[in-house]
Context: one part of a larger RNA
RNA sequence: CCGGGUAAGGGAAAUCGGCAAAUUGGCCCCGUAUCUUCGGUAGAAGGGGUGCCUAUCCCUGUCUUUAGAAUUGCUAGAGGCAGGGGUAGGUCGCAGUGACAAGGGUGGCCCGACUGUUUACCAAAAACGUAGCCAGCUGCAAAGCCGAAAGGCUUAGUAUAGCUGGUGAGGUCUGCCCAGUGGUGGUGUCUGAAACCCCUUUACAAGGGGGCCAAGGCCCACCAAACGGCGGGCCUAACCCUGAGGCUCUUAAGGUAGCGUAAUGCCUUGUCGUCUGAAUGGCGACGUGCAUGAACGGCUUAACGAGGUUGCCACUGUCCCUACCCGGAAGCCCCUGAACCUUCCAUCCUGGUGAAAAGGCCAGGGACGCCCUGUGGGAAGCGAAGACCUUGUGGACCUUUACUGCAGCCUGCUGUUGCAUCUUUUUGUUGGGUACAUAGCGUAGGUAGGAGCCGUCGAAGCGAGAACUCCGGUUCUCGUGGAGGCGCCAAUGUAACACUACCUACCCAACAGAAAGAUGCUAACUUCCCGGAAGGGAAGGACAGCAGUUGGUGGGCAGUUUGGCUGGGGCGGCACCCGGCAGAAAAGAUAUCUGCCGGGCCCAAAGGUAGGCUCAGCCAGGUCGGAAACCUGGCGUAGAGUGCAAGGGCAAAUGCCUGCCUGACUGCGUUGCGCAAAGAGAGCAACGCAGAGGCGAAAGCCGGGCCUAGCGAACCCUAGUGGCCUUUUAGUGGGGCCCUAGGAUGACAGAAAAGGUACCCCAAGGAUAACAGACUGGUCGCGCCCGAUAGUUCACAUUGACGGCGCGGUUUGGUACUCCGCUGUCGGCUCUCCCCAUCCUGGCCGUGCACAAGCGGCCAAGGGUGCCGGGGUUCACGCAUUAAAGGGGAUCGUUAGCUGGGUUAAGAACGUCGUGAGACAGUUUGUUUGAUAUCUACAGGGCGUGCUGUUGCCUGAGUGGAACGACGCCGUAGUACGAGAGGAACCGGCGUCGGGGGCCUCUGGUUUGCGGUUGUCCUAACAGGGCAGGCCGCGAAGCUAAGCCCUGGCGGAUAAGGGCUGAACGCAUCUAAGCCCGAAGCCGCCCGCAAAAAGAGGCAACAAAGGCCGUCGUAGAAGACGACGUUGAUAGAGUGGGGGUGUAAGCACCGAGGGCAACCGAGGUGUUCAGCCUCCCACUACUAACAGC
Repeated sequence: CCGGGUAAGGGAAAUCGGCAAAUUGGCCCCGUAUCUUCGGUAGAAGGGGUGCCUAUCCCUGUCUUUAGAAUUGCUAGAGGCAGGGGUAGGUCGCAGUGACAAGGGUGGCCCGACUGUUUACCAAAAACGUAGCCAGCUGCAAAGCCGAAAGGCUUAGUAUAGCUGGUGAGGUCUGCCCAGUGGUGGUGUCUGAAACCCCUUUACAAGGGGGCCAAGGCCCACCAAACGGCGGGCCUAACCCUGAGGCUCUUAAGGUAGCGUAAUGCCUUGUCGUCUGAAUGGCGACGUGCAUGAACGGCUUAACGAGGUUGCCACUGUCCCUACCCGGAAGCCCCUGAACCUUCCAUCCUGGUGAAAAGGCCAGGGACGCCCUGUGGGAAGCGAAGACCUUGUGGACCUUUACUGCAGCCUGCUGUUGCAUCUUUUUGUUGGGUACAUAGCGUAGGUAGGAGCCGUCGAAGCGAGAACUCCGGUUCUCGUGGAGGCGCCAAUGUAACACUACCUACCCAACAGAAAGAUGCUAACUUCCCGGAAGGGAAGGACAGCAGUUGGUGGGCAGUUUGGCUGGGGCGGCACCCGGCAGAAAAGAUAUCUGCCGGGCCCAAAGGUAGGCUCAGCCAGGUCGGAAACCUGGCGUAGAGUGCAAGGGCAAAUGCCUGCCUGACUGCGUUGCGCAAAGAGAGCAACGCAGAGGCGAAAGCCGGGCCUAGCGAACCCUAGUGGCCUUUUAGUGGGGCCCUAGGAUGACAGAAAAGGUACCCCAAGGAUAACAGACUGGUCGCGCCCGAUAGUUCACAUUGACGGCGCGGUUUGGUACUCCGCUGUCGGCUCUCCCCAUCCUGGCCGUGCACAAGCGGCCAAGGGUGCCGGGGUUCACGCAUUAAAGGGGAUCGUUAGCUGGGUUAAGAACGUCGUGAGACAGUUUGUUUGAUAUCUACAGGGCGUGCUGUUGCCUGAGUGGAACGACGCCGUAGUACGAGAGGAACCGGCGUCGGGGGCCUCUGGUUUGCGGUUGUCCUAACAGGGCAGGCCGCGAAGCUAAGCCCUGGCGGAUAAGGGCUGAACGCAUCUAAGCCCGAAGCCGCCCGCAAAAAGAGGCAACAAAGGCCGUCGUAGAAGACGACGUUGAUAGAGUGGGGGUGUAAGCACCGAGGGCAACCGAGGUGUUCAGCCUCCCACUACUAACAGC
């Protein structure tokens, strides 16, 4: 260490937490609160009883027997066996469920209703499930699901059924919002593919345009127990406060009832109350609730829970504070005999250095060689190519309104696919009708022809009716009527009417065609039934299904993407394209998330040219007129202006004004720049030629703008009176190439592209973060200088502003140097050393020091610096003490030492964020801590060698120690001091606490010794014994603490400080020479270790001595040490004594009673202060220490 036992006094003070352990425990009886769903809670709680013996009563089963009665059966009596229950008496013990077995109880709250289920191997839960509730789909060839299909499950079920989703017993409830997303329904002026139809080009076709038009979209509604959501400001009541109320902005609607600092509240340990001495806790309240809230259900709730949390009682070694005992392991002897690990090792400490944390380097110190047992500080020990972090044009899963597809579903068309009827639409043909500006007799469609046309085959008119209507009329039908009517002409008008033909639009009818719709049919096709099949029947039916195709929908599934820079990454930003200046260090080039500032345009003049002019500002003068309006004169290198940043430029101009213009041209060539010294795209510039022009008298200038920013590849598309090629060509059309122009990639030399991962994986990195270290020291801590202010007066008793300068390396940062083939991360426990900037104790100084108590400072690190409450806490706060309850360091000392509460995995929940997967220095609950020690180090024990003849006894260089520290009381003394109140000290004494050492007489603890007793076994019984000491009582020796004993003063040298003498400096001065004092501190005296102290010591005695071996213990892991070995009491045995227990066995008698008697009987008394035991003390050679090397 592991497993177990027992512990005085205290009793959770231990700890994250009563973890663990202890308590309780069976049966019978009594008794039992609160709440309640009336079942329960409940074994509530809390009490009492319990053995053995002797009698007696009752009951049960069975057997025998007797009687009644008569075959079974029943009743009663007697007896036997077995069992149960009661009563009385007796009796023993500390104790009677005597051992084993065998609930600790109770109160509050959270969550979940409950029994149940789960991460086989770290999560058992609050998670899952659950009855109950709700919604949706589904009429059976069901919906849903599996399958490519065939086929199958559901189901041989049928809406009281099946499936899907949500919620989660019960009670009580479940508010508002349909704007978004989604679902459902509806509608048609819109949109909408293929097919079809029409048009166009054409000899075709592709192509183009249009029509028709399904689902879907759009649109209109409905649906929230669908996904989801559910505000702000200002003012206001006669104290204040509050705000019923008002105003206003705004929304789809603005959170209702409840609940609420919560498993949800940041601030927060909210505030109040209560529980406590003290409560970051619990409970009860309060409510502006960061960020509750109503089936992602709200609030309650009896019962239940290996759930979470917090009290109380009981109980305890959890603790104060440990001790002893038993077993195992370890140690020792013998046999057998792995693995991890292993660069080399002749493998110390401290300081330093060094890639910044060294056994190996430097310096100093230490240090003879080897072995054994231990402890785990170090080897940034071993184990695992870090899980955190970053990086990778790595991976995998998951999500979605990322990108792109696919299945599925919806949908039109076509095929399979037939017959009939009707309706509608449409096209064509024919017939009929209709066509109104104004003017005009008036209802004039257009154009052309046109001088005639119609009429007894019945004109005009009239009557009735119908249709249309611009309300005026037109047309038609029937009747009547019985002969006329119209045009030309004229008028009006853009147009002139009869009649004929053609055309436009519309209407009606017929026919033909097409399309759509409806209905019916049966024969394809489908289902069911009968049948072996052929086939038949029934139902459906050209639908459905299937196949092809069209459009839509489509994380159900799949493949992928989801940039870079970056003082880690993310967030932010753009330093990602371009311009100016500085940085930039006198060529060029030159970085930073360096500094200052811009561009992603603009201008038809702000362009070209010719001519002319001179600005800003100031001075003087001039009507209104002023500081500035306009005029005149002067000075005026540029301070003005130049479209826009900055720089560089510019004065008879590059600025300003005016005239005329469009060179803001076309086609080419050469050269240069193209972001240093390689290359390169876009882009840019200069010069020249040709053409056509502008301005100028001309020279000449002009291919935009004072210059340097104002930008963009290929593919594809579009445009052009452009050029060329090409199939067929007589031409068109189509296609291609070239040129020009246009559209953008700003991550700007230009992929087509969103997220999550804590379920994660791989590679790599200390190229890069989190811990620690290193460097730095802003921040932090401490100090110093200055001395404003306060302190009645007075800077410096005390206070110490505004500022300044340092030190430290405990804070927080910065840096990214060490470690990512791995240095365990907070706090606690344990244990040790150090620092001093000292909290106490000691010595001093000052005081706004009378004393006492303080305040400030100096010296001083020897010792001490504690307990408790809540919280994981460090810290902080609180309670009661105390002389005081100091601050720090040691890899924020310490995990091959412990813990594991926190942080920081996988489960789960709340709030919040997110459409979602998920996420949160937000909260909550749960969650595996490996190992046999090689070296070094340390604590101990031995062997050997050296020095050295042996033995014995010393010295003490050195080293360790705190060996002591503190307090209280008494005397001094009610004294000194003080008005009083109050109230010291030196010195002396007595105690207490803490620390240290020793011891066991006492007090206790422990105890295989004795005794009591349970069950069972051994035995016929007794006696005696076994069963984890079965349990219980007492218990010597030994070991122990809580018990007992011991635990100083003095000297020396000093610190701060106080002085003497005393100059420098005729004085003064503690100092300079000299001298004296002066601390718990330093050095001794004291206690350990120590001759391996290499300067290896000394003294004495002796000629030997020691070892092995044996008996042993005052010693001890093994070695060692000590005693003894026959000349002997070393051990055993024996005897005696002391001590423990408590009176053995056997025998005799007594004993409640029972029995006729023999006798049975728990137990008691005597024998018996017995018996048993003993590691103690003596005595005694009986045994063994022989013999020997």
Overview
This is a predicted structure of a 1189-nucleotide part of an RNA (large-subunit ribosomal RNA, half B) from a marine sediment metagenome. The coordinates come from a structure-prediction model, not an experiment, and the mean pLDDT is 83.